RNA sequence: CAGCCGAACAGGCAAAACCGGUGAAAACCGGCGGCGCAAAGCCAUGGAUCUACCGCCAGGAAAUGGCCACGACAGCCAGGCAGCCGAA
Numbered sequence: 001c002a003g004c005c006g007a008a009c010a011g012g013c014a015a016a017a018c019c020g021g022u023g024a025a026a027a028c029c030g031g032c033g034g035c036g037c038a039a040a041g042c043c044a045u046g047g048a049u050c051u052a053c054c055g056c057c058a059g060g061a062a063a064u065g066g067c068c069a070c071g072a073c074a075g076c077c078a079g080g081c082a083g084c085c086g087a088a
Base pairs, nucleotide, nucleotide: 005086006085012037013036018031019030020029021028022027035075041081042080043079045078046077047076049072050071055067056066057065058064
């Protein structure tokens, strides 16, 4: 110095709920609030999961049902990129 690792120090992020907004929805943005997190920093490449506007099929019609990401999700896992501190 670097890697592994994770005591301490200094900090960081921010679950659910609630309020306002966007969206068909999942969900997301902002405020508030902290469940927790050593990457709960960033990336949708692979898998998982969620939603189903559009589309397809069923239904005499309608209601509705089934299938389907191009949508979402990084605080589901894997992977990629870079990072704070310094005890054993």
Description: c-di-GMP-I riboswitch aptamer from an Anaerolineaceae bacterium, 88 nucleotides, folded computationally. It was read from a public genome assembly, where an Rfam model found it. The organism belongs to Anaerolineaceae, within Bacteria.